c-di-GMP-I riboswitch aptamer from a Campylobacterota bacterium, 76 nucleotides, folded computationally.
It matches the Rfam family "c-di-GMP-I riboswitch aptamer". Rfam describes the family as follows. GEMM was predicted in a large-scale screen for bacterial structured RNA regulatory elements.
The prediction has a mean pLDDT of 77.
RNA sequence: UAUUGAAAAAGCCAAGUUUACUGUGAAGUGGAUACGGAAAGUAAUGGAGCUCUUGUGAGUUUGCAGGACUGCCAAU
Numbered sequence: 001u002a003u004u005g006a007a008a009a010a011g012c013c014a015a016g017u018u019u020a021c022u023g024u025g026a027a028g029u030g031g032a033u034a035c036g037g038a039a040a041g042u043a044a045u046g047g048a049g050c051u052c053u054u055g056u057g058a059g060u061u062u063g064c065a066g067g068a069c070u071g072c073c074a075a076u
Stems, first nucleotide, its partner, number of pairs: 002076004012037002016033007035063001041069002045065002047062006
């Protein structure tokens, strides 16, 4: 450096539930817990759902995809 992998070790993230606050709402942020994840790290873009609105509009979620860019360990 490349490929493969998550058995071991050190770590990382955090579904759902719960609680406080914020928001018209979907939902978000902080704490607790831990379903799971080898990129459940970042991202253009696309898809899917949800909310508000008179609306062609505005917003929100995605652990769906994402060839790109980074990253710990081990084996070959």